Record summary:
A computed fold for a 348-nucleotide part of an RNA from an uncultured Alphaproteobacteria bacterium, annotated as small-subunit ribosomal RNA, central domain. The full RNA is in RNAcentral, with records from ENA and SILVA. Model confidence (mean pLDDT): 91 of 100.
Context: one part of a larger RNA
Order: sequence, then structure tokens, then C1' cells
RNA sequence: CUGGGCGUAAAGCGCACGUAGGCGGGCUGUUAAGUCGGGGGUGAAAUCCCGGGGCUCAACCCCGGAACUGCCCUCGAUACUGGCAGCCUAGAGAUCGAGAGAGGCGAGUGGAAUACCGAGUGUAGAGGUGAAAUUCGUAGAUAUUCGGUGGAACACCAGUGGCGAAGGCGGCUCGCUGGCUCGAUACUGACGCUGAGGUGCGAAAGCGUGGGGAGCAAACAGGAUUAGAUACCCUGGUAGUCCACGCCGUAAACGAUGAAUGCCAGUCGUCGGGGGGCAUGCCCUUCGGUGACACACCUAACGGAUUAAGCAUUCCGCCUGGGGAGUACGGUCGCAAGAUUAAAACUC
Repeated sequence: CUGGGCGUAAAGCGCACGUAGGCGGGCUGUUAAGUCGGGGGUGAAAUCCCGGGGCUCAACCCCGGAACUGCCCUCGAUACUGGCAGCCUAGAGAUCGAGAGAGGCGAGUGGAAUACCGAGUGUAGAGGUGAAAUUCGUAGAUAUUCGGUGGAACACCAGUGGCGAAGGCGGCUCGCUGGCUCGAUACUGACGCUGAGGUGCGAAAGCGUGGGGAGCAAACAGGAUUAGAUACCCUGGUAGUCCACGCCGUAAACGAUGAAUGCCAGUCGUCGGGGGGCAUGCCCUUCGGUGACACACCUAACGGAUUAAGCAUUCCGCCUGGGGAGUACGGUCGCAAGAUUAAAACUC
């Protein structure tokens, strides 16, 4: 180099955009770089291989042949790949008309509930648990009624429903804004796919500065439980959770399944569009999503099965026994926490 793999055995980067590169639709002409054929030159000798010979054999040596799989020049071939030129519309985009949606950002606003404060009624308990106690309460609690303050989250609707590249997104209204689907088309004419580096986004926790703080709640304190109880249970409770700006860059970031394209039986749901039929609430059909089951086929099995883990092609990433170790050292990044890149000795 060839060869094997990556749902669960080791292995898909958390996700996207995109540079270089790799790969790339149909037709015609041209070129002849790749490719193929003929001829020529060169490819030192020795070595290797084959045939023969010489040392008594062998090693070794000698002669001849083949080979030296390569490079260069030249003449030709033109199917395929490439270059150039022209054309095309099936890929991609664009225009117009509709449509659905918790997609994003900003501003405003609503009700329920918890807590606290004020006032009224009212009296001895309340709370909590397996049972209790810590705790609160005659300085009037719990309960109940009215009023107020403040923060956070949005019951029902709600759905293997929807949207988003992923992370994720859920009261209502308005403004700004991204993407998607369907239908039509007389436009552009391969403008495409992937993507090493790179750049951006990226839950929670954590960090910096300044706010905010109702509830919840690491740490912490107390009460229980227990042989003990640095826990599970209970009463409290600070960071934090919330907002603004800036970091961090991780996760069972999961479909443990990279992206793109084509092809390969069906049946039944559901979401968003279009077309048709009529008996007007059903049937047929089509496109795009999202599920269940199940052929062919695949799989070690489990299972997957037009949303593939099937049949193929292109490009990227990754794996190579367990431990040591996602560690040490070094580099890069970070305020730090740490992240990332990433060994070896030794051992089984």
C1' cells in the first nucleotide's frame, strides 16, 4: 500500500457555516494531460533468476541468456477521466401566490399560587413524621376575610402535536426578524455535494462586575433514624437559581446511528399544504414532516427495515486488547475552575 470496521462489542467531532482539497448532471465539437498500442534510446558492472561450465562436492568462481517491473523521445488510438469552446434543463437557485408553527430578539401586559407586611374575626394550638422531635404560637400563631408589596414560573389547552442545525423553545399582545412547506412559472443555466485547518452557536453547573431575591435549595446548623449515620426523613438555611454585560465550552450534548444523492413490497395513525369526486362529511389522489407494525434484504444476536442498521456512490471524522490514562510532560486557550491536544515505563 491493499485489506476490516464504527446503534448496543473499541470507534460518528455537540451542532452549523465555510477555506484549501476531494468528488460531481445531459448533448456536441476540439485537444490529447491522464489512459492504451507500435517503434527507438537509456536502464553501468556486480547481485537476484534460468541454462551451461571450473575448483573431488559445496560455499565460491567463470560464460551465456533473461530480467532490471523505471525514465525519456517519437508515431498513433480517443471509449473513459481531465483541459478548452458551444448548447441543454431533470440537480441547485430564483420569481409570483398561498400556508402552518412553544423558531429567535425586544417592549408591554394578565390571572392563579407561594411568601411577607398592614387591618378585621377568632382561640390554643399549629406544623411535621413511619412515629417523633428540633421549629412557630397567649407579645395571639394555625384557620379565615379584606388591602398592599415583591420575585419567579406560566395549570387547563397539551398531543410518540409543532418549530429549530444542534443546544433548545410553551400565559397574552405588539414590533423587528430567520428558516420551512405547498401551488404556479415563459427566469438563471451545474451556479452542486462534502469539508482538513478556520469561524460561529452551544443545556446545566461554575467564574467576573453590578442589580435582584418570593419559592426552591448544594454548603452549613439543629432534630430524628442507626451499632455508627459526615446519608436517606424533618425544621431551618447561604451561595446559586432570576436580570444586564463579559467569560467558560463541557454532558448518557443520545436516535449512544456524520452529511449528501439515487434506488428497493406494503398496511395503519397523526401534523401542514394541493388536486379531484360527490351523497357535505366521507372517499380517492399527490407533496412535505412525524410515529406504529411488517416483506425483501441486512444483523453475532437484540433488532433495523422508503425517517435503514437494505442496495450503491462521494466527502469528512473516528477505532485497533484490558489496566496505567483521557493521566504525565510540553503546546494552545482560560480570571480561575479547568478545557483541548496527548504519550511512555510497568503490568495482565